Description:
Transfer RNA from Dryoscopus gambensis, 73 nucleotides, folded computationally. Rfam family: tRNA. By type it is a transfer RNA. Rfam links the family to the GO term triplet codon-amino acid adaptor activity. The sequence is in RNAcentral, with records from Rfam.
RNA sequence: GCCUGGCUAGCUCAGUCGGUAGAGCAUGGGACUCUCAAUCCCAGGGUCGUGGGUUCGAGCCUUACAUUGGGCG
Numbered sequence: 001g002c003c004u005g006g007c008u009a010g011c012u013c014a015g016u017c018g019g020u021a022g023a024g025c026a027u028g029g030g031a032c033u034c035u036c037a038a039u040c041c042c043a044g045g046g047u048c049g050u051g052g053g054u055u056c057g058a059g060c061c062u063u064a065c066a067u068u069g070g071g072c073g
Base pairs, nucleotide, nucleotide: 001072002071003070004069005068006067010025011024012023013022019056027043028042029041030040031039049065050064051063052062053061
């Protein structure tokens, strides 16, 4: 330099044909318990890597850049 995958909650990851973003774990509160743990219930937490473009509407399509993994030279 070329090809290719990833980037979404604190962490690990879903997200179908473009139609108002979710789970598990973690965190906070409650129930239970003599207490803790375990278990159960509830809650908070998102500029969807950044900037453009397309569209009535973008996590999804498109483009440039950043970052990270793999391959080739």